[in-house]
RNA sequence: AGGGUUUGAUCCUGGCUCAGAGUGAACGCUGGCGGCGUGGAUAAGGCAUGCAAGUCGAGCGAUCCUGAUUUAUAAAGCGAACCGAGUUCUUCGGAACGGAGUUUGUGGCGUAAAUCAGGAUAGCGGCAAACGGGUGAGCAAUACAUGGGUAACAUACCUUGAGGAGGAAGAUAGUUUCGCGAAAGCGGAGGUAAUAUUCCAUAUGCCUUUAAUUCGAGAGAAUUAAAGGGAAAGAUGGCCUAUGGUUUACUAUGCUGUCGCCUUAAGAGUGGCUCAUGGCCUAUCAGGUAGUUGGUAGGGUAAUGGCCUACCAAGCCUAAGACGGGUAGUUGGCAUUAGUGUGUGUUCAACCACACCGGGACUGAGAUACUGCCCGGACUCCUACGGGAGGCUGCAGUCGAGAAUCUUUCCCAAUGGGCGAAAGCCUGAGGAUGCGACGCCGCGUGGGGGAUGAAGCGUUUUGGCGUGUAAACCCCUUUUAUCGGGGAGGAAAUUACGAUAACUAAUAAUUAUCGGAGUUGACUGUACCCAAUGAAUAAGCCACGGCUAACUCCGUGCCAGCAGCCGCGGUAAUACGGAGGUGGCUAGCGUUACUCGGUUUGACUGGGUGUAAAGGGUCUGUAGGCGGCCAUAUAAGUGAAAGGUGAAAUCUCUCCGCUUAACGGAGAAACUGCUUUUCAAACUGUUUGGAUUGAGGCUGGGAGAGGAGAGCGGAACUGUCGGUGUAAGGGUGAAAUCUGUGAAUAUCGACAGGAAUGUCCGUGGCGAAGGCGGCUCUCUGGUCCAGUUCUGACGCUGAGGGACGAAAGCUAGGGAAGCAAACAGGAUUAGAUACCCUGGUAGUCCUAGCUGUAAACGAUCCCCGCUAGGUGUCUGCUCUUUUAGAGUGGGUGCCGUAGUUAACGCGUUAAGCGGGGCACCUGGGGACUACGGCCGCAAGGCUAAAACUCAAAGGAAUUGACGGGGGCCCGCACAAGCGGUGGAACAUGUGGUUUAAUUCGAUGCUACGCGAGGAACCUUACCAGGGCUUGACAUGCUGGAAGUAAUCGCCCGAAAGGGUGGAUAACCUGUAACCAGUCAGGAACCAGCACAGGUGCUGCAUGGCUGUCGUCAGCUCGUGCCGUGAGGUGUUCCCUUAAGUGGGAAAACGAGCGCAACCCUCGCCCUUAGUUGCCACCUCUAAUUUAUAUUAGGGAGCACUCUAUGGGGACUGCCCGCGUUAAGUGGGAGGAAGGUGGGGACGACGUCAAGUCCGCAUGGCCCUUAUGUCCUGGGCUACACACGUGUUACAAUGCCGGCUACAAUGAGAAGCGAAACGGUAACGUCGAGCAAAUCUAUAAAAAGCCGGCUCAGUUCGGAUCGAGGGCUGAAACCUGCCCUCGUGAAGCUGGAAUCGCUAGUAAUGGCGCAUCAGCAAUGGCGCCGUGAAUACGUUCCCGGGCCUUGUACACACCGCCCGUCAAGCGCUGAAAGUGGGGGGCACCCGAAGUCUGCUUCUAAAGCGGAUCACGGUGAAUUUCAUGAUUGGCGCUAAGUCGUAACAAGGUAGCC
Repeated sequence: AGGGUUUGAUCCUGGCUCAGAGUGAACGCUGGCGGCGUGGAUAAGGCAUGCAAGUCGAGCGAUCCUGAUUUAUAAAGCGAACCGAGUUCUUCGGAACGGAGUUUGUGGCGUAAAUCAGGAUAGCGGCAAACGGGUGAGCAAUACAUGGGUAACAUACCUUGAGGAGGAAGAUAGUUUCGCGAAAGCGGAGGUAAUAUUCCAUAUGCCUUUAAUUCGAGAGAAUUAAAGGGAAAGAUGGCCUAUGGUUUACUAUGCUGUCGCCUUAAGAGUGGCUCAUGGCCUAUCAGGUAGUUGGUAGGGUAAUGGCCUACCAAGCCUAAGACGGGUAGUUGGCAUUAGUGUGUGUUCAACCACACCGGGACUGAGAUACUGCCCGGACUCCUACGGGAGGCUGCAGUCGAGAAUCUUUCCCAAUGGGCGAAAGCCUGAGGAUGCGACGCCGCGUGGGGGAUGAAGCGUUUUGGCGUGUAAACCCCUUUUAUCGGGGAGGAAAUUACGAUAACUAAUAAUUAUCGGAGUUGACUGUACCCAAUGAAUAAGCCACGGCUAACUCCGUGCCAGCAGCCGCGGUAAUACGGAGGUGGCUAGCGUUACUCGGUUUGACUGGGUGUAAAGGGUCUGUAGGCGGCCAUAUAAGUGAAAGGUGAAAUCUCUCCGCUUAACGGAGAAACUGCUUUUCAAACUGUUUGGAUUGAGGCUGGGAGAGGAGAGCGGAACUGUCGGUGUAAGGGUGAAAUCUGUGAAUAUCGACAGGAAUGUCCGUGGCGAAGGCGGCUCUCUGGUCCAGUUCUGACGCUGAGGGACGAAAGCUAGGGAAGCAAACAGGAUUAGAUACCCUGGUAGUCCUAGCUGUAAACGAUCCCCGCUAGGUGUCUGCUCUUUUAGAGUGGGUGCCGUAGUUAACGCGUUAAGCGGGGCACCUGGGGACUACGGCCGCAAGGCUAAAACUCAAAGGAAUUGACGGGGGCCCGCACAAGCGGUGGAACAUGUGGUUUAAUUCGAUGCUACGCGAGGAACCUUACCAGGGCUUGACAUGCUGGAAGUAAUCGCCCGAAAGGGUGGAUAACCUGUAACCAGUCAGGAACCAGCACAGGUGCUGCAUGGCUGUCGUCAGCUCGUGCCGUGAGGUGUUCCCUUAAGUGGGAAAACGAGCGCAACCCUCGCCCUUAGUUGCCACCUCUAAUUUAUAUUAGGGAGCACUCUAUGGGGACUGCCCGCGUUAAGUGGGAGGAAGGUGGGGACGACGUCAAGUCCGCAUGGCCCUUAUGUCCUGGGCUACACACGUGUUACAAUGCCGGCUACAAUGAGAAGCGAAACGGUAACGUCGAGCAAAUCUAUAAAAAGCCGGCUCAGUUCGGAUCGAGGGCUGAAACCUGCCCUCGUGAAGCUGGAAUCGCUAGUAAUGGCGCAUCAGCAAUGGCGCCGUGAAUACGUUCCCGGGCCUUGUACACACCGCCCGUCAAGCGCUGAAAGUGGGGGGCACCCGAAGUCUGCUUCUAAAGCGGAUCACGGUGAAUUUCAUGAUUGGCGCUAAGUCGUAACAAGGUAGCC
C1' cells in the first nucleotide's frame, strides 16, 4: 500500500466482498508449565444457608463471672453419747440381724452480704451507621464534562486563635411485679442513673432590629452606637506546694496532666444552589405553555428562586428546532485510524441515579437513609386462622432464562476504614487462595552426528520419485517433570524497660525524641538455590481454484456436498469426501458475532450533479449567508505574551524493580481544551465621514409573433338555396362499410357559420419560463444604443412565503365549421378490443373559476470577474475611400486554441480558471409506492419510508455479429434460355412401422444410388440354437511328453465340437572326427501362469483424415504513429481488377499466410526417336479390270498421322481512343491461341464441441467359461405409408425391320478368349492368339440410306405374372443374373413448388473400368460421337465481399426481452374488529406522613381541614400485536397466452 467482482474486451461511475487490528466474548477440535490480569454483558427475574457495622465500662445505673479481705451461715465425712424403727426365722415362747433416727464435737464442700481488684455486657447514653461495597433500571437534563459565580449558603469529626464551663430540677429504659398473646410482641403499677433531658444565672464575641459614616457601578459590604435574644458536662491518671476535711498519713470541693463540653473567629477539606459552553436520533412531532411568564406582599429553606400562597399584569419558549416521540447513565478513558474522525463507556478512577414496586417523613452536621421507620401494592414464608415475618442491584452460593461468565475457601499478617485514651474489637473493604487457555507475556516438548537415502505409505512414463537426516543407530544436555535437601522477602509499628526535653510545686503522671528487649505471616516451607533419575513427562489446529503462502492420487457424478466474493460438482473435480504431500500459525488453531479500518462509499482535511444517482418548471422576495474604493475610531472575531485550571490512572519518553517479558515504581512530557489579564490593529465585524467605477434615475433615439382588449379582412372548409349535368362518387396495398336516379360526386351563383391565419417565414425576432405569427386602433411591460446630467453601495443570492405556469382534466354558462379520445361499422389477421378505411360524442373555441403537472430539456440553477481567434446572422451607434469597408455595443448560430472531460464532447453564450448564494445526489429493484400530514370538487398533486430481494444496475467508447438500415460490388443468385424433378411404373437410399433380428453410423444447406468401388454362405458387426475357455491370433515364463506331434480312419452330431481306434510316422542345430524319431537346445505339441481378445461406451477426452462457408478475397505480424484504454492506423479514400490485382493519395514503412505464377493436361510449331504405329514416294507378289487403276500381302522408308522426349510460343509486346503522362480499359492488327487461352491439382486465419473410437491409431471406463471365439440356420432383401436420388416412358425430331459408316479411354493369365460348329437365344463344345501401340473382348451407338407404322393406350410403353431354359457357385426357397415364348399394368408431358447448365457447355448417343465366383449397376468413375439456345440488365429472391449507420445482441436475431394468467414460498399495506402497553384530562375514593384549625394550663391523645400514594369510573389519544377477507411486491432450469421494447424491431421511440 491494495486486491476480487458488471464487459467479448476497455475506461469510468458504483455497490458488494476480502486481506489488518481489536473484544468482559461464545462454539468446534486439541491441550505441558509458570507469571500478571480478567470473569453474570441475558431476567433491576426469584432466592435456602452463613457472613458483610459496629464500638466505647476512661459517660451511666444494673447484672454476671473470677480472685482477695471481712462478717454470717453451713453439707458430706469422722468421733462420741442416746435410741433402737424395721426385716428374717419361729416350737409363737422368742432368737438373730439391724443403724432409719436424735443430740453434740470436729470438719469446712459451699452459701449470703459488704469492700477492693480484674473480666464480661442486655439496657440508657455518645460516636459511627449518609463511608466503604453493589448495580445501571430510570434519567436527554433537577444528570455529566469544562470554566465561572455565591455580596444568596451549610459544614460533625480535624487544625489554629479568643473566651467560658455558676446553680438547680423532674423524668425514663434497664429492673421488680401483675396481666394479654401461638408467636411477633404489648400493656398496667412500683422504683433508679448519667457526658440523657429541662430550668435559672452569665455573654468578650455571636444573632436580630434601628441610626450614622465609609466603600462599591449596583445588589450590597465594613465600622461605630443603641435596643432585644440565646450556652455548657463531665470522665480519667497523678500529686499534696497552698487550702479544706479526717488526722503520723490519707483524701478532695484542692493542685496538675490528658480526653471531653459551651460560645465565637478563622483554616482545611466536604457539600448545597446558580450561570455559560459542549456532547444522541426524529419535522411522516410546528406550534407549546395558566403557576404558565413577570411583578407586589407573605410563607418556607442553610440559602436564591413560582419553591409555595394571595392579588395584579399578559406574558414566556420556538425554524440557531420549542413541544412531542424514540434511545441512552455521563466522563477520564478504551478500540481503530497517517491524521481528521468513527465506534464504544467491561475492569480501574471521578460524578450521578437506584436499593422488591410506589408514596412519606423522622433522626441527624450530613439521608428523604441498600442490610432504619411508617403506609399502600405484588410476591414468598410462619400460624393455634385471631395475626405476624421478609427484601443478596454486599461476599460466597442456588433456581430460572440463556450461546455464555468462578470457591457456600483462608486471614485481618499487610493497606485502609469505624469506635475507643489505649490495649483492642469489628471490617466478604482489602489481602490471599481455588476454578476457567478468557486475554497478555515467558519457557518447554530436546541438541549434535547419521545414506544400504532402510521399512511402511503415497505416486509413477514402472526407470524412478517423494516423505527424508526424517527414523533406526552413535554421542551429549537436563530447562521442565519426579523425588530428596536447603531456604528468603512481604514486619513497619504497638507495648514492657531506660535516657533526655516540655508541662508542673513535683525527680508523679502525661506527651515528644532517642535507645532498647520481647512479640506479631492468611498466603507457606511460597519464591529462589542445590543434588539425584532419565530423552525421559509434554503437539496440535487450519488451509492448499483466484483473491492468498501451499498439489497430486482415489471415490463421487448438478448426486452427496462446498462457498467470504467470484463461483465449484452433469465420468478424467488441484474447489465435494478420503489419503499422501505441502503451506501457515503454534499451547493453541479455526468458526461465529460485533467495532474501527481499507471506504475519498457523507468528502472539514477530502466527492459530486450535460449523458453514470443528482439543477428546483420559471420569476419575485422574507429570514439568513456574502459583499466594490478612500479615511476615522473601536477591539467582538483574529494574532501574541503571561497567570489559573485542565484529578489520579492511561498514552509517549527516560531511568529503575521482579532471571526476561507481560506487570509494576519514579520522573518528565503531554492533556492540542476552558478561563482571566495585558498588548497589536493588517484582515473581517462595528462606528463615523467621503468619493464614483457596482446598482439605479434622467434626456434623446431603436428593433420586435412581448402582454391585454376592441374592431375589420381574404382564402379554404362544411352546410342551405337555386342553376347546369348524369351514373357513379368516395376510399385503399387491394377492398368494403359509406354517399348517390328522392339526382350525388363534378361545376356555377347566392347566403350562413365556426375555427385557423398560407405566401412573407429565416439555426430570424420577443418574453423569466410556459409561450407568442392576418390587418388596424387603444392601453401596457421589458430590453438595447448614445449622452455622461443626477442619487451615492442603494448590491448578489435566496430556506420558508407569494405570483406565473403547455397539454389533458374538472365546475357553470355559451359556441360548435373542421378535427377527433370513447363508441359503431368495414377491412386486415390464426386472433386484431390495434395499425388502414367510413362515421362519430366528449373535447378542441369563448367567458368566469379550479387543477399545478410534462423528455416544463441546453436533460447544463442565478450573479460577478478573468482566459487565442475565425466565420455567418439580427439590431443600434461612430468613422469612412459609401463599400461584399472598418471600428465599437447588445443578441443569436457554426468551427476552433489553451484548458478541461471517463469518454462523447465543451470551448468568451464553458462543461476552462476563480468568488458568492441556493437546490439536489450517495448501488439496483421494492418505490414518481404504503402509512401519516397538507392542498384539491374530483381526478389527483406535494412531502415520503420500511420489510424483502439481487451482485450487480449504469455511462461513454471499442471490436464483432445482426437489421423487414443505407451505399458500392460479385456469383447460373435473379432475369433471358435449354433440359429436368414434383404426376406413372420400376430401381435404390432414408424415415416410419413390423420383427427373434430386421447390425451400426450419416440427419437443413454440408444425411438420404452416403460409409458400401458388389449382403445367397463368407462378408456380418444383428437374431435363434449348439459348442470352446490361455482361447481364432501375439509374446514371455515354468513344467511335461517318443512311438510324442502330425497324417489317415470309426462313432455321436446340422456343423462346430466331443469321444475313440489302430496304422504310418516328423523338422533344425549340437553331442559328433562316423551314427539320433529317442540325448541337449530350438521350432511345433500338451498342461499351467502372465496375458490375449472386444465392430463394447465416450468423435463432448483425442490424433489423423474429411465436409462446409469457399477458390470467397480475405486473415495477420514487426517497427513507428494516434488513443488513459479496449483498440485504431497500415487493410481507409479515388481509379482499377477475377483478385488486399495494380496505380495514385495518405502517419505510416515493410513483411508473412492467402490471390496470381511456378506443376499436370488439351490446343500451334520445332527438335530427337521409329516398333507392335504409319504408307506419301519407290519397289515386289497375287487377285480383279479393256486400260488407267483398285484391293490384299511383302520389301524399302520415317515424309505425314501417331506415339513420347525436350524445346519454342502470349508479354497488354504493337497501333488508336479513354484515363492522372498512372494502373488499367474499349477497339484493332498480327497470330494456332489475346488479355487468367480451356481444364485440373492446389483450399489462408478461422467457423460449425460439423463427421468419423465400425478404416487405422489412441487416453479413460467396461466385459473376461463372455460384450471374447467357432459353427448351422435366419436377418440386414420385411411393407398400410412418407420423402430423396435415379432409370424407362408417355411417342412420329418417334418406333420397328433391313442396309451402311466414323471413335476414344481403359482391361486381360484360376484372365481376355478369336475363327469354326451346335442352339431361336441365353449359352455350350473346341480352343488360335495374347502378360498385349502386335492378340482378344470390339459390334461403337446416335447419325446416314431404304421400307413399314399414321395419332391409337397404338407396331407407343414396358411393369407384373405364367411356362420353359442358360450361367456362376458346396448351395440360387427366403434371395442372383441372363435367354426364349406368352401376358401387356400405370402412363397421353405432370398442382403448389423446385433443380442443373453460359460452349465443345447444356442436351443427347454409345463405349470402357473398378469392386467381382456370380449379380441385384438404372449407381460410381472415366472416354469419345452429335451438338445448341440465351444473358436487356442488377429492381427483386438466395449467398458472399467492402464501407457506413443503429443496437438494450456477444451462446452474437434460431439473439434479447415485456405483461396478464396458473403454481409454490416469503415480505408488506388495507380491513368489521379483538387483545395489551404508554402518557395526559375530568370525576370518585382517599392510607401513612407533613402543614394547619379547634379542644386542652402545656404536651400527647382526640376531632376537623388542606395536600396526597394506591385504587376506581368515563370520554378521547398514542403505540404494539393479532384478524375472516382483500390489494401489492419480490423470488422460484425447462407452465399458458400473445410479441410491447432493443435494427426504421417491422405503426420510430419516449414523457